A computed fold for a 1508-nucleotide RNA from Candidatus Paceibacter sp., annotated as small-subunit ribosomal RNA. The sequence is in RNAcentral, with records from SILVA. The prediction has a mean pLDDT of 83. Its Rfam family is "Bacterial small subunit ribosomal RNA". The source organism's lineage runs through Bacteria, Bacillati, Minisyncoccales, Candidatus Paceibacteraceae and Candidatus Paceibacter.

RNA sequence: AGAGUUUGAUCCUGGCUCAGGAUGAAUGUUGGCGGCGUGUAUAAGGCAUGCAAGUCGAGGGAUCGGUUCCGAUUCACUGUGUAGAUGACCUGAUCAUCUUCAGAGUGAAUCGGAAUACGGACCGGCAGACGGGUGAGUAACACAUUAGUAACCUACCUUCGAGACGGGCAUAACCCUGGGAAACCAGGGCUAAUACCCGAUGGUCAUGAGGGGUCAUAUGACAUUCUCAUGUAAAUCCUCCGGGGCUCGAAGAGGGGCUUAUGUCCUAUCAGCUUGUUGGUAGUGUAAGAGACUACCAAGGCUAUGACGGGUAGCAGGCGUGAGAGCGUGACCUGCCUCACUGGGACUGAGACACUGCCCAGACUCCUACGGGAGGCUGCAGUCGAGAAUAUUCCACAAUGGACGAAAGUCUGAUGGAGCGACGCCGCGUGCAGGAUGACGCCCUUCGGGGUGUAAACUGCUUUUAUAAGGGACGAAUUCGUGACGGUACCUUAUGAAUAAGAGGUUGCUAACUCUGUGCCAGCAGCAGCGGUAAUACAGAGACCUCAAACAUUAUCCGGAUUCAUUGGGCGUAAAGCGUCCGCAGGUGGUUUGACAAGUUAUGGGUUAAAUCUUCGGGCUCAACUCGAAGACUGCUCGUAAUACUGUCAGACUUGAGGUUGGAAGAGGCAAGCGGAACUAUCGGUGUAGUCGUAAUAAGCGCUGAUAUCGAUAGGAACACCAAAGGCGAAGGCAGCUUGCUAGUACAAACCUGACACUCAUGGACUAAAGCGUGGGGAGCGAAUAGGAUUAGAUACCCUAGUAGUCCACGCCCUAAACGAUGUGCACUAGGUAUUGGGAGUAUCGACCCUCUCAGUGCCGUUCAAAAAAGCUAACGCGUUAAGUGCACCGCCUGGGGAGUACGGCCGCAAGGUUAAAACUCAAAGGAAUAGACGGGGACCCGCACAAGCGGUGGAUCAUGUGGUUUAAUUCGAUGAUACGCGGCGAACCUUACCAAGGCUUGACAUGUAGCUGCAAGCCCCUAGAAAUAGGGGCCGCUUUCGAAGGUGCUACACAGGUGCUGCAUGGUUGCCGUCAGCUCGUGCCGUGAGGUGUACCGUUAAGUCGGGUAACGAGCGCAACCCCUAUGCUGUGUUAAAUGUACACAGCAGACUGCCCGGGCAACCGGGAGGAAGGCGGGGACGACGUCAAAUCAGCAUGGCUCUUACGCCUUGGGCGACACACAUGAUACAAUGGUCGGUACAAUGGGUAGCCAAACCGCGAGGUGGAGCUAAUCCCAAAAAGCCGGCCCCAGUUCGGAUUGUAGGCUGCAACUCGCCUGCAUGAAGUUGGAAUCGCUAGUAAACGCGCAUCAGCCACGGCGCGUUGAAUACGUUCUCGGGUCUUGUACUCACCGCCCGUCACACCACGAAAGUUGGCAAUGCCCAAAGGCUCUGUAUGGGGACUAAGGCAGGGUCAAUGAUCAGGGUGAAGUCGUAACAAGGCAUCCCUAGCGGAAGCUGGGGAUG
Repeated sequence: AGAGUUUGAUCCUGGCUCAGGAUGAAUGUUGGCGGCGUGUAUAAGGCAUGCAAGUCGAGGGAUCGGUUCCGAUUCACUGUGUAGAUGACCUGAUCAUCUUCAGAGUGAAUCGGAAUACGGACCGGCAGACGGGUGAGUAACACAUUAGUAACCUACCUUCGAGACGGGCAUAACCCUGGGAAACCAGGGCUAAUACCCGAUGGUCAUGAGGGGUCAUAUGACAUUCUCAUGUAAAUCCUCCGGGGCUCGAAGAGGGGCUUAUGUCCUAUCAGCUUGUUGGUAGUGUAAGAGACUACCAAGGCUAUGACGGGUAGCAGGCGUGAGAGCGUGACCUGCCUCACUGGGACUGAGACACUGCCCAGACUCCUACGGGAGGCUGCAGUCGAGAAUAUUCCACAAUGGACGAAAGUCUGAUGGAGCGACGCCGCGUGCAGGAUGACGCCCUUCGGGGUGUAAACUGCUUUUAUAAGGGACGAAUUCGUGACGGUACCUUAUGAAUAAGAGGUUGCUAACUCUGUGCCAGCAGCAGCGGUAAUACAGAGACCUCAAACAUUAUCCGGAUUCAUUGGGCGUAAAGCGUCCGCAGGUGGUUUGACAAGUUAUGGGUUAAAUCUUCGGGCUCAACUCGAAGACUGCUCGUAAUACUGUCAGACUUGAGGUUGGAAGAGGCAAGCGGAACUAUCGGUGUAGUCGUAAUAAGCGCUGAUAUCGAUAGGAACACCAAAGGCGAAGGCAGCUUGCUAGUACAAACCUGACACUCAUGGACUAAAGCGUGGGGAGCGAAUAGGAUUAGAUACCCUAGUAGUCCACGCCCUAAACGAUGUGCACUAGGUAUUGGGAGUAUCGACCCUCUCAGUGCCGUUCAAAAAAGCUAACGCGUUAAGUGCACCGCCUGGGGAGUACGGCCGCAAGGUUAAAACUCAAAGGAAUAGACGGGGACCCGCACAAGCGGUGGAUCAUGUGGUUUAAUUCGAUGAUACGCGGCGAACCUUACCAAGGCUUGACAUGUAGCUGCAAGCCCCUAGAAAUAGGGGCCGCUUUCGAAGGUGCUACACAGGUGCUGCAUGGUUGCCGUCAGCUCGUGCCGUGAGGUGUACCGUUAAGUCGGGUAACGAGCGCAACCCCUAUGCUGUGUUAAAUGUACACAGCAGACUGCCCGGGCAACCGGGAGGAAGGCGGGGACGACGUCAAAUCAGCAUGGCUCUUACGCCUUGGGCGACACACAUGAUACAAUGGUCGGUACAAUGGGUAGCCAAACCGCGAGGUGGAGCUAAUCCCAAAAAGCCGGCCCCAGUUCGGAUUGUAGGCUGCAACUCGCCUGCAUGAAGUUGGAAUCGCUAGUAAACGCGCAUCAGCCACGGCGCGUUGAAUACGUUCUCGGGUCUUGUACUCACCGCCCGUCACACCACGAAAGUUGGCAAUGCCCAAAGGCUCUGUAUGGGGACUAAGGCAGGGUCAAUGAUCAGGGUGAAGUCGUAACAAGGCAUCCCUAGCGGAAGCUGGGGAUG
C1' cells in the first nucleotide's frame, strides 16, 4: 500500500466482499511449565449457612459467672494433747482399742467478706455517613473543564489565646409484681458517672443600637477600631507525675454545600410549551443564595441556534482503531454521581434522609399456641434460576491501611496471599552433533524412477524442564520478639533423551498440489464461485504452506471506505437543480478616513488529580510487569503587547443598485367591439343513381331524391397568406383587425440618492393539458360506447357513427420528458452572423443604398474545405448563452428492488397532491464508448438468386435408401440446408459387428519366463455329431555331438482379446458457409482504454484486381499466376496399320501480352476493330485464407480414460441385416406417332483382360454349351456401339403403347440359390392417357437425348456410382421481388448473439410487511375519592384532639407504545406451469411523461407535452 466481483472486451459510476488490528468473550480440536494480569456483560431475579463494625474498665454503677485472697462452718486425712470407758497385764505403771473435748497442718465442700474488668449484659463516649458492592434510575449543574461563594458548614488532626467556680434532679442495669407461644412489654422500688439540669465568671463569641477608617461596590468585607445593652461555657480520669480528656474563641489543613459559563446521543412522521409558570413585595425556611415554600400584586417566561414530547444511556480520566482528522467504546485501575427488596418519611449526628439504624405502606419468604411476630448478599464465599458464558462456602491480620483505645491490644471477607479457568499478555521447553546416491512403510510414476529424507535406525554429547535428595531466603518497619504466603522462590547434587505438538489451510484474492473415491449426488463456500465420469474447489490419503501451546470459527468495534468527503466527493446523459418568480430570518457584501480591540497574532501567569501514553534510566536471570525522572495531555482562564485583515461605531465617496428625462421595438396581460375564408345544419332551385370509405372490403348515407352544383339564412370554433434559426414574457405560455386600461425591457444623454446590494430555509403568488363544481354554449374534432372490417382471438391498430370533453363565466385542482434533463447573481478568458437603437463618414435636394464604429438583444459554429485556442469531461461532448477559471448563497444525491409505496400529519368536493419509512430480497443495477451479430433500417454490388427459356420431381409401377412398425434378431453409424442409390467400389455361407443353439478358457492372434515332453508337423480313411470338436487307424516319418538350440504339444504365470462406452477427452480425415473475397501482422499515428487507422473514399475488376487519393508505410495468408488436361502449328522419335501424305502416341517448342489501331478516361480500365486456331481469365481440372457449426467419424486406422475377463473374448451350425398397414427421399421405366415394331445400313471414345479376356467353327429359339486359335496386349479378345439413315407395318386405342405381376420350362455361378442370386424361352399383360399445393437442374459443345466402358466382384439384386464419346438446342429485358453472400452506414435493452432478449395477469409453495370487527398488556400523565407514617401548625398541658400537605390504594375518561386477530390487499422469491407479445430494430401502430376513461393481462384510446 491494496485486491476480487457488473462486460464479448473497455473506461467510468457504484454497491458488496476480502487481506490488518482489537475483546471481561463464547464454541470446536488440541494441550508441557512458569510469571504477571483477569473472570455473571444475562435475572437491580430469589436466597439456605458462615463471616463482612466495632472498641474504650485510664468515664460509670453493679450483678452473675470465672479467678485470687481472707474468715467461718462441716467433713476427710495426718500427727499431738486432755478426759472417760473397756480390754490386756500381778495391783500400779504401761500398752491397745473406742468415745468426748482442745488446738495444729493438708484437702474438699458450704457460707460470708474483699479484690480483679477475664467472659456475658447495662449507662456513657467515639466510630458506625468510612472502607466494600452496583449501574436500576438519570439527557440533568449528573458529569468534565472554567470561574465564583462579599451567600456557607466542617467531628477527629495541627497552631495560638483564655479558662474549667459552686450546686442539684433523675434514670438504665438490678430487685419485686404482672402479661405474652414468642418477639417483647407494662407497673412499683434502689443507684452511679466524662449522662442530664441550675447558678456564677468570661471575650478577638452571638444578637441589637450608634460612630470612624481602609477596601470593595451587589444587598457588603476587614488578623481595622470605639461605645452601650442583652445572652451563652466546662468533666473529669490514670499515674511510674510524664500524661489523657473538657469549655470558649481565632486560624490552618483536609472535607463538603450552593452558584456561573462552555461541552455532553437519536428523533420534526414530536411545533408549539408553561400557572409556582416569569418577575416583584413581605414572610417562612436553611449552614447558606433562591418560587425552595406561603400570601398578595403584575403577566410574564421558553422555542426553528429545536422549546415541549418520545426513545436510548451512569459521566469522566481513559481504552480500541486510524497517517491524521475522526469513528467506536466506558470491563479491570482512578475521580465524581447514583442506588441498597419496592415506595414514602423523618430522627440522631460535625456529617445521613443512613447497604448489614428507625417509622409507615406494598410485594415476597419464614416462625406461630392463629392472638401475633421475624427478614432483606447490587459486602466475601456459596446456592437455585436465567444464559453461549464467567471461579474457593480457602489461609492470615505477618505487611499496607482503617475504627476504638494513653497503651498493651481488639476488630477488619478492606487488604495481603493461596486455589480454579490457555480467558489475555510475556517467557521457556519438547533436545544437540554426526549419520546412506538414501533402509522399512506410505505416496506418486512416463515403470526408468521420484518424494517423505539426515528424517529414522545407529554413534557420541547435553540436562533447560521433570523426578528424587540436601540446603534455604528478602519481604521485619523495631533493641527484643513477630511471616499467612512457605520448606515457596532460589542454590547444590543424582537419574535419564528421558515427562512434553498440535490446529488450520493448499481454485483466485492468498503462502502452499498430486492420487483415489464421488458424478449438479453427497457436499463446499468470506466474495467470485466449485460438483452433471479425467474435480489442484466435495470426501479420503500422501506431500506441502502458515502459525504454534496453541490453532481455527462465531459475535462485536475501528480500518481499508475519499462509501457523509473539515482535512477529502458530487448533481447535462451514471443517484442528484425545487416548474417559475417574489421575499422575512439567516449567510455574504464596493472605495476611503478615524476610533475601539470582539475575532486574530505574539508572549507571560494559573489550572488541566494520579494512573495511562512517549523518551531516558533502574528492579525482578530476560520479557510481560513494576519503580524513578522528564515530556506530552493539542483545553479553559487571567494579564501584557500588536492592529494588516474581518468585525463594531462615527464620517466621507460613486464605479454596484435605484430614480428622473427622451424617443423605441414587441403574438407581454385584461376588457370591449368588428371582419373574411372554411365547415355543418336548415330552406329554395338545378339534377339522377349512386355516394362515402379502404391496402382491399363491409357497415353507413341514398329514388321519402343522396353525392354534385347555385342561392339564401343560422350557428359555433379557429384565425390561411404575412411567418422566419423571428418577437415578447419569470416560468406555464402568447398570433385576424381596432380601441381602452396595464406591466416589463433595451438604448441615448445628463442629473439625483449614496451601498440602499446578492442569495434565500420557513412563507407567498403564478402554474400546460387532463380532471372536478354551478350555469351557459355546442359547428368541427372526439375518450367512453355502438356497428363494420382484420385476426387463432382483436376488449387494438383501419372505417362509419358518437357521449363527456374541447368553447364562455365564476370557483377548485397544482401535476408534466413543467427539459437546455444544465439553480440564481457577479467577474475574467479569439470570434462570425442576424436583428434593434444610436453616432460618424462619403454621397444626395433629401431619403434609401454603401463604409466604419459604439451599445444592447438573439442566433450559429452542422454538411461540402475548416472546430478556432486553452481548459474541462468517464466518454459523448461543453467551449464568452461554459459543462472553462473564481467568488456568494440556496436546493438536492449517497447500490438495485421493495417505493415515491405503507403508516401518521397537512391540503383537496373528489380524483388525488405533498411530506415520507421499514421488514425482506439481490450482487449487482447503471452511464458512455468499442467490436460483432441482428433489424418486417438505409445505400451499393454479386451469384442459374429471381426473371427469360429447356427438361424434370411431386400422380403410376418397380428398384434402392430412410423413418415407423414388427421381430429371437431385424447389428451399428449418418438426421434441416451440410442424413436418406450416405459409410456399403457388391449382406445366399463368409462378410457380420445382431439372434438362437452347441462348444473352448493362456485362449483364433503377439511376446516373454519356468517346468515337463523325442512326442514333430502334414496327408488319407473310419466312428459320434448340424458343425466346431472328440476318439481311432493308416501313410510320411526332421537336423543331432543325446548336452541342448530351433520347432511342436502340455502345465503354470505375466498377459492376450473386445466392431464394449465416451467424436462433449483426442490425432488424422471430411462436409457446409465458399473458389465467397476476404482474414491478419510489423512499425508508425490516433484514442485514458477496449479499439481504430492501414483495409474508409472516388473509379475499376471475376477478385482487398488495379489506379487515383490518403497518417500511414510496408508485409503475410487468401485472389491471380506457377502445375495438369484440352483447342493451333512446328520439330524430333516411335510401335502398330499394306501405305506416301495424313492420322495416332510420346517428348519438346512456339503461340495471347490489351501487344497493334480507333474512341472515352488523369490513370487503372472500358467499348469497338484488325490479324489470328484461339481475344480480353480461350475452356476444364487440381488447388479451399482466418475462422464457424463442442458439425461427422472411437465401426477404416491410431489413441487417453472407463469397462468385461470360463466372457461384453474365441469357434461352429442355422437364422437375421431382404420382415411390411404405412410415410418420405433418390432413381429407373413409361403413359406413346419427333413414337412402337421388323429388315437393311453407317460412324466413336474411355477402358479391361493369364485363377483372365476368349476368336473362328459347331449345337441350342435363347440364356448358354462344346471348342480351343490368339493375347501378359496401339498387334489378340471383350466389341454388337446406340440414337442416326433407308425401307415396310401399326393409325390414336389402355393400343403392335406400357411393361409390373404371376405361371411354367430352362441356363449360369457357387460346398450350397428355400428364406435370399442373375439370365433365357413360352405364357400372363397391372397401374399408367403428362401428374394438386409445391419444388429441382441447367447459360454452350452446356441442357436434353443416345449408347459404350470400368471399379467392387465366384455370381449378383447396378435401374446405383465413376468415366467415355455420339447427336446437339432455347433464353437472359433486367435487378422491383425470393434465397444466399460481400462492402459501407444506422438503431439496439442482443453477445448462448432474433431460434436473442423480455412484460403483465392467472395457478402453486414459501417469506416479511400493511389494513382490519376487535382482544390483551406496558408506560407517562390528568381529574375525583380515601389516606399511613412523618415533620409543620393550632389547641391554657394532653401517653390527647384538630388542620393543611402526602406514599400506596380505588374510581373515571383519554394519550401513547407494543403483542395478537377471522379476513382482505399489494410486495418479494421460487423448477421445465397457463394466457397472450407490451418493450428493445421503424420491435412490425416510434417510444416515453402527466392526466382521464376503458379492458383477462401485458395494455388501448382521447387531450397536452418531450426526443431520450